[in-house]
RNA sequence: AGAGUUUGAUCAUGGCUCAGGAUGAACGCUGGCGGCGUGCUUAACACAUGCAAGUCGAACGAAGCACCUUAUUCUGAUUUCUUCGGAAUGAAAAAUUCGGUGACUGAGUGGCGGACGGGUGAGUAACGCGUGGGUAACCUGCCUCAUACAGGGGGAUAACAGUUAGAAAUGACUGCUAAUACCGCAUAAGACCACAGCACCGCAUGGUGCAGGGGUAAAAACCCCGGUGGUAUGAGAUGGACCCGCGUCUGAUUAGGUAGUUGGUGGGGUAACGGCCUACCAAGCCGACGAUCAGUAGCCGACCUGAGAGGGUGACCGGCCACAUUGGGACUGAGACACGGCCCAAACUCCUACGGGAGGCAGCAGUGGGGAAUAUUGCACAAUGGGGGAAACCCUGAUGCAGCGACGCCGCGUGAGCGAUGAAGUAUUUCGGUAUGUAAAGCUCUAUCAGCAGGGAAGAAAAUGACGGUACCUGACUAAGAAGCACCGGCUAAAUACGUGCCAGCAGCCGCGGUAAUACGUAUGGUGCAAGCGUUAUCCGGAUUUACUGGGUGUAAAGGGAGCGUAGACGGAGUGGCAAGUCUGAUGUGAAAACCCGGGGCUCAACCCCGGGACUGCAUUGGAAACUGUCAAUCUGGAGUACCGGAGAGGUAAGCGGAAUUCCUAGUGUAGCGGUGAAAUGCGUAGAUAUUAGGAGGAACACCAGUGGCGAAGGCGGCUUACUGGACGGUAACUGACGUUGAGGCUCGAAAGCGUGGGGAGCAAACAGGAUUAGAUACCCUGGUAGUCCACGCCGUAAACGAUGACUACUAGGUGUCGGGCAGCAAAGCUGUUCGGUGCCGCAGCAAACGCAAUAAGUAGUCCACCUGGGGAGUACGUUCGCAAGAAUGAAACUCAAAGGAAUUGACGGGGACCCGCACAAGCGGUGGAGCAUGUGGUUUAAUUCGAAGCAACGCGAAGAACCUUACCUGCUCUUGACAUCUCCCUGACCGGCAAGUAAUGUUGCCUUUCCUUCGGGACAGGGAUGACAGGUGGUGCAUGGUUGUCGUCAGCUCAUGUCGUGAGAUGUUGGGUUAAGUCCCGCAACGAGCGCAACCCCUAUCUUUAGUAGCCAGCGGUCAGGCCGGGCACUCUAGAGAGACUGCCAGGGAUAACCUGGAGGAAGGUGGGGAUGACGUCAAAUCAUCAUGCCCCUUGCGUCCGGGGCUACACACGUGUUACAAUGGGGCAUACAGAGCGCCGGCGGCCGGCAACGUCCGUCCAAUCGCAAAAGUGUCCCCCAGUUCGGACUGGGGUCUGCAACCCGACCCCACGAAGCUGGAUUCGCUAGUAAUCGCGCAUCAGCCAUGGCGCGGUGAAUACGUUCCCGGGCCUUGUACACACCGCCCGUCAAGCCAUGAAAGCCGGGGGCGCCUGAAGUCCGUGACCGCAAGGGUCGGCCUAGGGCGAAACCGGUGAUUGGGGCUAAGUCGUAACAAGGUAGCCGUACU
Repeated sequence: AGAGUUUGAUCAUGGCUCAGGAUGAACGCUGGCGGCGUGCUUAACACAUGCAAGUCGAACGAAGCACCUUAUUCUGAUUUCUUCGGAAUGAAAAAUUCGGUGACUGAGUGGCGGACGGGUGAGUAACGCGUGGGUAACCUGCCUCAUACAGGGGGAUAACAGUUAGAAAUGACUGCUAAUACCGCAUAAGACCACAGCACCGCAUGGUGCAGGGGUAAAAACCCCGGUGGUAUGAGAUGGACCCGCGUCUGAUUAGGUAGUUGGUGGGGUAACGGCCUACCAAGCCGACGAUCAGUAGCCGACCUGAGAGGGUGACCGGCCACAUUGGGACUGAGACACGGCCCAAACUCCUACGGGAGGCAGCAGUGGGGAAUAUUGCACAAUGGGGGAAACCCUGAUGCAGCGACGCCGCGUGAGCGAUGAAGUAUUUCGGUAUGUAAAGCUCUAUCAGCAGGGAAGAAAAUGACGGUACCUGACUAAGAAGCACCGGCUAAAUACGUGCCAGCAGCCGCGGUAAUACGUAUGGUGCAAGCGUUAUCCGGAUUUACUGGGUGUAAAGGGAGCGUAGACGGAGUGGCAAGUCUGAUGUGAAAACCCGGGGCUCAACCCCGGGACUGCAUUGGAAACUGUCAAUCUGGAGUACCGGAGAGGUAAGCGGAAUUCCUAGUGUAGCGGUGAAAUGCGUAGAUAUUAGGAGGAACACCAGUGGCGAAGGCGGCUUACUGGACGGUAACUGACGUUGAGGCUCGAAAGCGUGGGGAGCAAACAGGAUUAGAUACCCUGGUAGUCCACGCCGUAAACGAUGACUACUAGGUGUCGGGCAGCAAAGCUGUUCGGUGCCGCAGCAAACGCAAUAAGUAGUCCACCUGGGGAGUACGUUCGCAAGAAUGAAACUCAAAGGAAUUGACGGGGACCCGCACAAGCGGUGGAGCAUGUGGUUUAAUUCGAAGCAACGCGAAGAACCUUACCUGCUCUUGACAUCUCCCUGACCGGCAAGUAAUGUUGCCUUUCCUUCGGGACAGGGAUGACAGGUGGUGCAUGGUUGUCGUCAGCUCAUGUCGUGAGAUGUUGGGUUAAGUCCCGCAACGAGCGCAACCCCUAUCUUUAGUAGCCAGCGGUCAGGCCGGGCACUCUAGAGAGACUGCCAGGGAUAACCUGGAGGAAGGUGGGGAUGACGUCAAAUCAUCAUGCCCCUUGCGUCCGGGGCUACACACGUGUUACAAUGGGGCAUACAGAGCGCCGGCGGCCGGCAACGUCCGUCCAAUCGCAAAAGUGUCCCCCAGUUCGGACUGGGGUCUGCAACCCGACCCCACGAAGCUGGAUUCGCUAGUAAUCGCGCAUCAGCCAUGGCGCGGUGAAUACGUUCCCGGGCCUUGUACACACCGCCCGUCAAGCCAUGAAAGCCGGGGGCGCCUGAAGUCCGUGACCGCAAGGGUCGGCCUAGGGCGAAACCGGUGAUUGGGGCUAAGUCGUAACAAGGUAGCCGUACU
């Protein structure tokens, strides 16, 4: 950075598609490790269970526990005394109790925190968010600083105890008690409130400072004595609240919205301003710079993409907002209208003893559900933070970590070196090989990851480590444990084989698949990426395909039908001021993270850290004044006014005119008129048409008339008058930018159409009739109504076109024309110049090209309108307008990969011009009618083998079907085969002969019978065996070679270089002449060349020369009178070599050329006549059955052999021929003259036999020697116009010949029979001179022949061509084209069938929002005599508001609906043929009717 795809090819337009990057992804196949990230995008669906907000005993009382202690009780160890009875002492334990201690536990009161942290994105189009400001209109717990204080009292209440209700939750009553809980009183520097004063300041309200008296409200203690708290005020910090500028999606098929609405005054309320609320007053306020409504959506930093500008997104991380099952509400508090608080209502779930209660995972895990889809009911407070506390410490699903998932990014590995017999296997093959491939094996080496063992951190400041025996380090060990996925026709890197056979399938686009698929499936090989690879979805890019950067509108999509003009946008010259835009400096801000740059840390990277840049923005402020803007006074060039002048189908109204058509009246007049391609309908003897005269009526205005004029466009045409608009020229007096454009708006607007009223001659939708036609609801004809005309009113569209919006300026010329002016001259005029209009040509430039080119589509500027693939569709719905018809605005679903423009080359045209051809015409003779022959179709058949199919198949392949041929049918055989090669064995032959047998082949038997040799054998031949193989007239001529036909013996077809064109291509090759010819000449951006034409070749026409047998015989001789013989080569002839003809000569024409016409000479004259010779190509032309051949198919048969049959059939149709229909003839007799060929398996002669075909015998010729061997003609006779003495089919009989054999199925001869046919409809064929016509002859094939065919030969021998209008074919030029498979093309619409989406529809169902009425919980607020309280106050009740509920009338949106409308798509349906060529009636646009 581009590429594919519209075409036969090209350029441009234009859509579709691809290659790139990205993702919170999902799915398919696969899966080794680690690091860092990340993980419900769907149901703001419902949630079991556990945890997520507590803490303070240094605020307080009580209680429990532990210890100490006071007192009492009980018990009574020990000791003393003893009268031994007892008395005293009283340790330890226990119980109760006063008090104390505690770093023990909490329920309760109290304090602080539960407004943070965490989640989610439902709502919200908003001051919600972003950015920058404001608060002189505000609040702020804890924290910091400062100042000043804390005096003295009081009454309660939880806990607790008792009683009591209830299943429970939870209470109720009575009694007791404490505080840093609660309430008065005192104090008042300062604060606040109201009053009034001074100074200063500001931005309006106002603010600050000072001074005055009056009024109001405070406090709490605890402690380890260090402190920690408390009250008031001020300041700060932090956090919040409100207000403002700017920015913030789509829809106008949402255009009007709004009653607390907008403003004011008083009041209330709030921390505070404010209609925030209320009473009254006014009628405002918002809106095309998009209000309102509807839809969608959390916003941003940023993220993805992009060169950028932009476009898309708003996961993770960070800021703000909103929400916490749904809706409403307040309480507490510094802060909430509060996720893990309260009250009420609703839905749902749970408990219940049925009375009543409880709950809220959008916290972390987890469950169900939904879904293509998203994790563990983990560990720890070690770190970083948060709450409480003086602290220890407690709490913390915040957070730090771990687990799961290739979900993403990054890194690593799956080994490295050597190793050729290029192993095996696999694939392929031209069978030689090639590829996999140094790949493997093998040898040597290494150990990253994983595994094993040992050591072992940092993170932690003194202690404290969840992670974790983790990161990391070391050691030993084994190449072991670790590669897949997609693709391979082009785009796009990479190909072969097999299978399949428009099937199965692929496909992102183009497209692939119908028997040789690099495109399907598999395999092998290759390419790409790699622990991933593909697919799907979405976004950006490519796409300059919405174009600000950076597009367009003549013909591709696109200029409004035209004007006037509002808002808006833009705007002439000089001067001065201001500074909004603009430029510049400074300041503030633009959070962090992200991005970029430079460093640093994890082994690297991803990732993380540090510094800088950037954040293109906003605001404040200082300056500049060129430009834009604005203000002021000026100017005249833009624009306008005035005056003078001429041009004009400009408009409106009134009047007038003549020609013509038609009608009426009258006259003349008679049988037709009219109409057409031809007719008919129609009119006319009741007098038409024609003609004459008079009249009526309507419409349109010939000539002039002109790419002439006027108008904004539509449009305007006889003449006159009236009224009136605009443009132009001249003058330069006046105004002084007054201008341009113009969304909405208004006006005008052809034809058709509509309404009302007139008018109506002609014309003429509809309609009727006649024609045409397969049909003809058309074209043509005869009629004919609306309408066309007028007045008034609608409609508002056209291919309303220059397919070109308006205005301004600039940019070579030339030539017409219209209206003016000026100047000059030799003046009916000419020349020059200038202004305005209207045309043509043309330079630069532009343009895809065509073309435009001062009247731009050029160069610039201003404003408006419009376009963004084709179809669906200018359709549907909605709305506006209209009487209606309809107009305006104007989609979507669905569908296609194109649709369209310009130009090129062809082809084609019922387009044009020129030219040629037996193409027509002029002629001659035929075909089509008859009989027969032959080929074909069809039919039949066991088979009637196959092929050929317009010309260019059909007397064609076939130059010979009785058998053979022969490929077909029937029947019978054979199986390495009828034929070829190789291998092995046997034999010696093979051939031939004989015999048996068969329908025949096959089969069998007998006889005869080689060569070479180194003796091993070999050659050759036959037989047998085995398998390779043979064989196939089986398929495909659409796989092919070769050969052939045809256009066409037409004159064309190309190339190199140059030039032109963006290109396909053009030029050359066109043009003017000329020719048979692209033949030649001239001209020319062409100059040359090639294949074709012509010539060179053959035959023929004349002559010369050479030669002279088998040819010839002039002269000489002979003769059986035959060139037979001698002789000769002069002639004919034969066959070799030459000559000759070249427009060479003359005249005329032409351009002095080419060439043409005429002439001379010549045997021949303008390529003399004929032949061979066939350019590039076309027809998928013909042939696989001449031959060759790829692939496929058959292999005891689709091969081979044999007998018989068939190819010869026969209601019929066609082609090609032949014989005739007769007298230019037929028949008989006589008689003359060719050429080219052929001949020994032959041609024949003669005699004889036979009527003849023919036969027998003898003879001749291997041929310029002999033979086949002429007919028409000529002479003569008969026939006398008849179905005949024409014609000969058919049939009967008898023969001949060939052949193994003439039944199917041969030819010929004789006798007899004697059909159709008397010149042939439409039509159609051949021929232009030795031709047609006519006459016979020969040859190939061949035993014979169905040959009347084919190919040749000569004899006799015409007519006609004015000419190119027409038919056919061709050539060149040109034109149109929607064709390119090329007119046998393309293509339209209805109907029929299937499928799809959609509109309408009686209705039905659902949704959100608004409005009205009723009801109305909780709750704030307001009011409130009886109740409670010492009081403050509370309660009760009432009121306002109000969530929710109910009812109602409308609007909107969505779904569905019998039926119905059109639309789209779909290899081969029906009917026609509308369009493309003059498309056969030029096409198209608007409108109306059918």
This is a predicted structure of a 1490-nucleotide RNA (small-subunit ribosomal RNA) from a metagenome.
The sequence is in RNAcentral, with records from SILVA.
It matches the Rfam family "Bacterial small subunit ribosomal RNA".